[in-house]
RNA sequence: CCAGAGGGUCGGGCGGCCGCGUGGCAACACGAGGAAAGUCCGGGCUCCGCAGAGUAACGGUGCCGGGUAACGCCCGGCCGGGGCAACCCGAGGGACAGUGCCACAGAAAAUAGACCGCCCCACCUUCGGGUUAAGCCUUCGGGCGGGCAAGGGCGAAACGGUGCGGCAAGAGCGCACCGCGGUCCCGGCAACGGGAACGGCACGGCAAACCCCACCGGGAGCAAGACCGAAUAGGGACGGCGCAUGGCGUGGCUCGCGUCUGUCGUCCGGGUUGGUUGCUUGAGAGCGUCGGCAACGGCGCUCGUAGAGGAAUGGUCGCCCUUCGCUUUGCGCGAAGACAGAACCCGGCUUAUAGACCCUCUGGCGCU
RNA sequence: UCCCCGGUCGUCUAACGGUAAGACUACGGACUCUGACUCCGUCUAUUGAGGUUCGAAUCCUUACCGGGGAACCA
Numbered sequence: 001c002c003a004g005a006g007g008g009u010c011g012g013g014c015g016g017c018c019g020c021g022u023g024g025c026a027a028c029a030c031g032a033g034g035a036a037a038g039u040c041c042g043g044g045c046u047c048c049g050c051a052g053a054g055u056a057a058c059g060g061u062g063c064c065g066g067g068u069a070a071c072g073c074c075c076g077g078c079c080g081g082g083g084c085a086a087c088c089c090g091a092g093g094g095a096c097a098g099u100g101c102c103a104c105a106g107a108a109a110a111u112a113g114a115c116c117g118c119c120c121c122a123c124c125u126u127c128g129g130g131u132u133a134a135g136c137c138u139u140c141g142g143g144c145g146g147g148c149a150a151g152g153g154c155g156a157a158a159c160g161g162u163g164c165g166g167c168a169a170g171a172g173c174g175c176a177c178c179g180c181g182g183u184c185c186c187g188g189c190a191a192c193g194g195g196a197a198c199g200g201c202a203c204g205g206c207a208a209a210c211c212c213c214a215c216c217g218g219g220a221g222c223a224a225g226a227c228c229g230a231a232u233a234g235g236g237a238c239g240g241c242g243c244a245u246g247g248c249g250u251g252g253c254u255c256g257c258g259u260c261u262g263u264c265g266u267c268c269g270g271g272u273u274g275g276u277u278g279c280u281u282g283a284g285a286g287c288g289u290c291g292g293c294a295a296c297g298g299c300g301c302u303c304g305u306a307g308a309g310g311a312a313u314g315g316u317c318g319c320c321c322u323u324c325g326c327u328u329u330g331c332g333c334g335a336a337g338a339c340a341g342a343a344c345c346c347g348g349c350u351u352a353u354a355g356a357c358c359c360u361c362u363g364g365c366g367c368u
Numbered sequence: 369u370c371c372c373c374g375g376u377c378g379u380c381u382a383a384c385g386g387u388a389a390g391a392c393u394a395c396g397g398a399c400u401c402u403g404a405c406u407c408c409g410u411c412u413a414u415u416g417a418g419g420u421u422c423g424a425a426u427c428c429u430u431a432c433c434g435g436g437g438a439a440c441c442a
Stems, first nucleotide, its partner, number of pairs: 001364010012320007020031004033339001037350002040348005045221004058217005063077005078092001079090004093212002098210002100206003115152002117148004124143001127141002129137003160178006179201001180199002183196005225277004235268007246260006270441003284303008321337006369438007378392004386422001394410005415431005
């Protein structure tokens, strides 16, 4: 210098004038984001339900260890795949618990099978061939016969792979190496890795198909919920609770049952479109230090009012910054400044984002 | 603000994970003197991206678009 990988920060700046929202008697103070977004996960908070809880159903998560209030998030590691490398990607438990699916093609798609092909040792059978009649021979050719599964061919996938031996031809049939399986030993908290001897291979793929195993989850959401006020027919139907008090009816009484009054829920009908609260200091942020590989945690110091309720956070001027255009090359003139925008609050994920800057690392080339 | 559904030709509907089908519409042709009806033929689609799988309209994730619902009192 070229090509690339990983991570981080900012996301126009300063000032004047006018305007808007909230608080305040006033002066005045404060006033959008890294995503405020999507609402995809996890919590806080509130009400309802259950009640110290469990089971079933349903939903979710899924290598191992750690972090955290919690998570499907984050960190570290393992295994598999990609890349020369830095590094990147992976919903990554179980297919000997069971059920199911595997189109087309192909002989055969899971209790394997035989189209082409290879072989004729043994077995069956006959037609050829040889020979003298029976019969015998047959190194030869064949079969509505037998053996085989190496090779061809089909497929996404063909019931271990390569090599040597072996055989009529073949085949884990035998052996060596690789793969696979369970056993033992060693290392590691573990996932897993390494090694030893054994087994001749049995166990194809799919669980983002049903399912099994382990773990997690009660439901709803600030239009939750609480209080005040206005108005209406404080009316009706059904159901639950309570029977503490009382009334009525009924059974002969204690008492039981039904019903009304009470209260809660759902629905029908009716009324209103008001106020207060919940409301913002919270698992807060920054810096330093200690522990930890890290995520993160402990301690110390400092900082710190958006809280509206259909919604404020804007406009303009000057100087500067960046980019673009014109250009009489004079920092002269003009234009533009990404995505977007709080609505109960946090922790994440995902998506959108013009441009600028910083750090670390890899490969190649050149020079010293 | 919150919650819940759904996206297939121009329109309305289909499609056990295995060639995206049908009706209407549009266009062309035949029939007719012309038009309508009828008959024949043609065009046209799985909202975008990524993943699982041999294979995705279908299963999963994410984005986009569209639709619906939720106030209080008594």

This is a predicted complex of two RNAs, RNase P RNA and transfer RNA, with 442 nucleotides together. It holds a member of the Rfam family "Bacterial RNase P class A". Gene Ontology terms of the family: dimeric ribonuclease P complex, tRNA processing and ribonuclease P activity. By type it is a ribozyme.